The part of an RNA shown here (small-subunit ribosomal RNA, 5' domain) has 507 nucleotides and comes from an uncultured bacterium.

[in-house]
Context: one part of a larger RNA
This record gives sequence, C1' cells and structure tokens, in this order.
RNA sequence: GGACGAACGCUGGCGGCACGCUUAACACAUGCAAGUCGAACGAGAGAAGAGAAGCUUGCUUUUCUGAUCUAGUGGCGGACGGGUGAGUAACACGUGAGCAAUCUGCCUUUCAGAGGGGGAUACCGAUUGGAAACGAUCGUUAAUACCGCAUAAUAUAAUUGAACCGCAUGAUUUGGUUAUCAAAGAUUUAUCGCUGAAAGAUGAGCUCGCGUCUGAUUAGCUAGUUGGUAAGGUAACGGCUUACCAAGGCGACGAUCAGUAGCCGGACUGAGAGGGUGAUCGGCCACAUUGGAACUGAGAGACGGUCCAGACUCCUACGGGAGGCAGCAGUGGGGAAUAUUGGGCAAUGGGCGAAAGCCUGACCCAGCAACGCCGCGUGAGGGAAGAAGGGUUUCGGCUCGUAAACCUCUGUCCUAUGGGACGAAGGAAGUGACGGUACCAUAGGAGGAAGCCCCGGCUAACUACGUGCCAGCAGCCGCGGUAAUACGUAGGGGGCGAGCGUUGUCC
Repeated sequence: GGACGAACGCUGGCGGCACGCUUAACACAUGCAAGUCGAACGAGAGAAGAGAAGCUUGCUUUUCUGAUCUAGUGGCGGACGGGUGAGUAACACGUGAGCAAUCUGCCUUUCAGAGGGGGAUACCGAUUGGAAACGAUCGUUAAUACCGCAUAAUAUAAUUGAACCGCAUGAUUUGGUUAUCAAAGAUUUAUCGCUGAAAGAUGAGCUCGCGUCUGAUUAGCUAGUUGGUAAGGUAACGGCUUACCAAGGCGACGAUCAGUAGCCGGACUGAGAGGGUGAUCGGCCACAUUGGAACUGAGAGACGGUCCAGACUCCUACGGGAGGCAGCAGUGGGGAAUAUUGGGCAAUGGGCGAAAGCCUGACCCAGCAACGCCGCGUGAGGGAAGAAGGGUUUCGGCUCGUAAACCUCUGUCCUAUGGGACGAAGGAAGUGACGGUACCAUAGGAGGAAGCCCCGGCUAACUACGUGCCAGCAGCCGCGGUAAUACGUAGGGGGCGAGCGUUGUCC
C1' cells in the first nucleotide's frame, strides 16, 4: 500500500447493486416451511333442478339427476428443494482412467401383450378398554389394493452345438431342448394409464494412477489382520461375512499414534514465483438432540418417517404418553458483533393432477444496518467599504477572506400535483407481490443535507495561551523538570470526505 462476512469511537443527505451469528453442531415459546389426485375406489354430506303424492296453494313427504366438499383405502411425491460444517487426513475431495463386476422411478424410441377368476380389508355399524395418546372384538363393503390360473420371449435358469474376438477371469453373435414368471382400468371417447422385452437419456454405485496440513520430544503397527479354497450375501467386485488352510501385510519414500481441518472451482495479495484463505455464488462430501438399527421404496440406513437406548423439556387421573428450528421468521443464552415472528406465488423452478388448479419461508420482492463497492448532492457566477467579529501583532499591520453580506441565476437531490410502465409468456382474453415503485411533465424554493483525523522527524500541514518530568502523548525515534510547532485549548493550516480514524487478521 492492498484486502475484509469485520468490530469500536465520532459523524451521517440520497440512490443502485451486493452482503449481514465468523462465538454455543447451546436450549427453544409461537406461526408457517410437503403435499396432491374424486378422470383409481367404496362411502358420507350436499347447493340446485325435475317428477309424484298429500293438501292448510305454498309448505310437507318421497323418487331421480346432481355442481361441490371430504375422513378412509389406493397412486405419485415426502431420497428433490432448503440448512449446517460437528465429524472426516479418507478414494472424502480434485484430476485422469476403468467396470469383460453394476443398478436406474418419471422421460424418449421400438417390439409384443392386456384372457378368465378368487379371497380379504380400511372407512362404516355394534360392543368395549383408556385421563389422554391410542386401541380391542364382532359384522359388512369396493378398487388401478392383494392372490392364484391361462398365454410367454431377444427375460431368467439348466443343458447342448457352431462361429468369432480379447486384456486374465472371459466377452460377443447364433441354433436346439426343458423349466419358471405378466397385466388395470378411468373418462367429457380426444386420450391418459397397465404388463413384458430391447435401446437411449438422466442419476447413482464400485475400482485404480497421481495430488492433498503439522509433530519422530509418536518407531514399530496389524488376528479378519495378509493371501488362498468353499459357501453365504449384494444391483455388483471384494474378508463384505462365515468355516477351513497358509503366515502373511504395512513401515524411515514416515507405517502407527497424536494434533488440526469439510474438499474444490474460486476470491485476496504479489511483477511473477509464491504466500495465506475456502463468507456470499457453483460442484462434491458429511450430518440432522446423542448412539444404534432396520422397514418401505427405482432410490434412504431417510432433517420436518419408524423402532430401541441415553440426556433434556412438557402433559398426566401416576397406569402412561408427547417432543426435536444445523428450514423461514422469532426468543433466551454466549459474544466485540450480525436483520422482519413482513408481502406474494405475478415471474423462474419443483411436487401432484387429463385439466382447471392446489401446495411451495425454494424463489421473487419489500423491511432493518454506511457492513461493503459504485454514483450523486450539500449550490453556481459576480461581489473589496478587504465590513463586523475571531486570532495574532514589532500596534504600523497581517490573517480567517470573495469567505460573508448583497446582486444575478440553476434545480441534481427534495416537496407538492398530474401522468405512469417493462418485467406477461407469441391464437384471443385474463393474470403484477414489487408498486402508483422506476420514469415523465408542471410548480415551489438555496431553501432540508459535513464531518473526521492530523500538523516534532518518518509525513502534507504553525502560531498563541495554559501546564511545568505534573497532567498527559506515543506506530518507531521520543516529547513534558517555566519561553513545549510533540501535553490541553484556541486561531490558522494539511489530508480524506458521507465518511474519517482506531483495533484485529492476511499478503
């Protein structure tokens, strides 16, 4: 000198764009953050309409149609999106390869199919347990829920033949025989779905080369350990697991242990090499009160799912239950320190749905904070009696100083009034939280808008008074003990300017 997610002191006009718990992965009141589909299903409620009967002629009863709503069964989604960085020195990450050892819902393309049956069950009704949370028994019913049968291949398994290739296990193509396995309907008749197979796309899993902090005042570490055989398990390879066999494997090219730490694209600095760093944004990983476990599923060892154990908090009729903000706001606490319990789904994107649409604290906006960067303003021109006043003085003057007053203007910002968007999406119409915002026009009036630090040298900028090694200053050298340009105040001056200084950290 530059930089900062900064803080503190003094000061503070406006706008644009960014950014805002770095500390306690501390504890959390309250609200919201994941639903949706009635075009899968039975059932219930039901506006309105039509018909019939009774008559008190505008009511009652009943039948049919039925917009709409929904607790339950069922489907898809709750594995995305959002948060945090505790753990992790590791194939976690980066980069480059490999899988002849793999899976992939929704989506795209292609081929083939969807025949015929069955038994339950929630809701509901009855009885009943419990303070509650939540149940129990009996009865009844539907489905795109569940289960057989048929059909059956380029699927799977077994067996058998041929061709051909490689990188070791082997791979690819093709033929025969046998065995096994499928389906679901809905509707406004346009379609949307269902089953099997093949291919793609997307996503994921696994393996390997290289790279990735400090300590030797850590030198030895290791028994599923290293390898083999067999079996099991997995989507898949593998000590992944088990049995048996062998005795291996790693290490001074730093094993093991200990400490520290999410990694990267990047951002900062520097002429570069490098150094330090990993906020915001993007990619990957890990975690969700602590520890463990599996279920469902295409995908989870699942933040707002389940079970068990622990700590904590709450309810209780003492028998037993409920909870998890490292989602968005917000509260307490910690701290030098970090915001609103805001608006909207209008846009972009996501979930569901045929659609209308519903949901979306993702997101888009607004609010707060000079926290940062950038821009603008606080007026411009003229104006010497060099006014008054302040300071100083050798008492002549000098200086603040064209500075002010005064005159002539301007209107950025500001205030008022009027108009008023783009962002909306392409067949038309409709649809804007922001927002009556930005912007435009007219009017008003210099009116409402300047401070902070420094002035001994380094380092731009000097005098007076007070003080008297006191009070104090100080980044270093050093000032102060009676003429202090170094302390304090004043005048003047210098620097930067809505900021200026100080502190901290990095280069």
The coordinates come from a structure-prediction model, not an experiment, and the mean pLDDT is 82. RNAcentral holds the full RNA, with entries from ENA.